[in-house]
RNAcentral holds the full RNA, with entries from SILVA. The part of an RNA shown here (large-subunit ribosomal RNA, domain IV) has 339 nucleotides and comes from a groundwater metagenome. The coordinates come from a structure-prediction model, not an experiment, and the mean pLDDT is 83. It matches the Rfam family "Bacterial large subunit ribosomal RNA".
Context: one part of a larger RNA
RNA sequence: GCAUCCUCAAGGAACUAGGCAAAAAAGCGGCCGUAAGUUCGCAAUAAGGCCUGCCCUUCGCAAGAAGGGCCGCAGCGAAAGUAUCUCUGGCGACUGUUUACUAAAAACACAGCUCCCUGCAAACUCGUAAGAGGACAUAUAGGGGGUGAGACCUGACCGAUGCGAGAAGGUUAACGGUGGGGGUUUUUCUAUAGCAAUAUGGUAAAGCUCACUGCCCGAAGCCCUCGUCAAUGUCGGCCGUAACUAUAACGGUCCUAAGGUAGCGCAAUUCCUUGUCGGGUAAGUUCCGACGCGCACGAAAGGUGUAACGACUGGGGGACUGUCUCGGGGAGCAGCCCG
Numbered sequence: 001g002c003a004u005c006c007u008c009a010a011g012g013a014a015c016u017a018g019g020c021a022a023a024a025a026a027g028c029g030g031c032c033g034u035a036a037g038u039u040c041g042c043a044a045u046a047a048g049g050c051c052u053g054c055c056c057u058u059c060g061c062a063a064g065a066a067g068g069g070c071c072g073c074a075g076c077g078a079a080a081g082u083a084u085c086u087c088u089g090g091c092g093a094c095u096g097u098u099u100a101c102u103a104a105a106a107a108c109a110c111a112g113c114u115c116c117c118u119g120c121a122a123a124c125u126c127g128u129a130a131g132a133g134g135a136c137a138u139a140u141a142g143g144g145g146g147u148g149a150g151a152c153c154u155g156a157c158c159g160a161u162g163c164g165a166g167a168a169g170g171u172u173a174a175c176g177g178u179g180g181g182g183g184u185u186u187u188u189c190u191a192u193a194g195c196a197a198u199a200u201g202g203u204a205a206a207g208c209u210c211a212c213u214g215c216c217c218g219a220a221g222c223c224c225u226c227g228u229c230a231a232u233g234u235c236g237g238c239c240g241u242a243a244c245u246a247u248a249a250c251g252g253u254c255c256u257a258a259g260g261u262a263g264c265g266c267a268a269u270u271c272c273u274u275g276u277c278g279g280g281u282a283a284g285u286u287c288c289g290a291c292g293c294g295c296a297c298g299a300a301a302g303g304u305g306u307a308a309c310g311a312c313u314g315g316g317g318g319a320c321u322g323u324c325u326c327g328g329g330g331a332g333c334a335g336c337c338c339g
Stems, first nucleotide, its partner, number of pairs: 001333002004331005010325002014323001019320001029051004037042001039149001053070007071075001084318007091310002096108002112147007124133003151304003155235003160232002162228005169223003176216005181210007189202005236254005263297001264294001275291005
C1' cells in the first nucleotide's frame, strides 16, 4: 500500500449531499402482549416482555404441562441458517413490466371508468392479389382513443379546429350536350385571269383536328344550418365604494364563445423566496401544520382525500456502531530492508 479481514478507551452521526459503508438487535420457536388508522381483509411477527439445559416427582398413550432441585458468564450453549425498529410527508392504489451493457422509478401495464367505430363477406390489420388474422367469434362480441383500484366528485364555454347530422340556397371537376373561332382535306356554287388544264379569292357543305372560347347539364367538398368537450381546446380587464385605518359583501364600465366552480394551494407547480406565522432543534435554505397576492393549480393530458403495498423519494427519533473527534493495534497479501 490493498476490490481481504479482525479489534479498540471516552464520546456516539459531531462524518457526509445523504448513517454511504459498517455495526447492532434478531429462531417468522413457545408463552404473554400489541396503538393510531382501516376498504374490517388488515395494520401485525406491530411495538414490547419473559422462557429455552440437566435431575427428580405428579399428571398424561404420547407430545408435553405443573412442582421441586442442580450447574455455568452463557442452556436454539457448537456449526449452518436467521428481520433493525419507530413517527410523519410526497408519488404511484395493489402483484407485475422496463432502458440485455450507466436509469427499476413517481415511467409502462393493470382491474375499474368513459368515449368512438363495427349487423358480420363486421369494423380493423397484413398482402399487388388470391388469401389470412379478427373468429370456426357475433354488440354481455370485436377493434381503437383517453383515464387508471375502491371513496367523494368531475363546473362554465360549440366563437375557432375536429367530428356527426342536414339539406333550401351560393360556389364547384371531368364526362355529356350545344354554339363561336383557328388549322387542314375534299366537294358545291361563284368572281377574276386563262383557249383549256389550272391558279387566286369568295360562298356553302362534308370530314379530320386544336394548351382557343361562350352557354346548358353536372357529385362530393367548401360556404351555409344545427349538434357535440371523459373531442383538439379555452376559462378577462379597468375604476369606485362601509362611523379610525385597512379591506371591499356592493356599484359602474369595456371586452368575450364563456370568463376557473368544488377542491387543493409557497405545492414533484411560487419568480420575488430562506414568503409570513406556528411546531420540532441550543441553533433548521430541508421537514411538518397553517395563511393565500396561485410570476405560471384545478377537475378523466382527471381534482381532492385514502387503508394496504414499495430494493421509490423527503424529514424526525430509538438502538447501534472507527462514518467521525483521531487515530491505534493485529492477521493475510504485495512492496522494501537484512540473511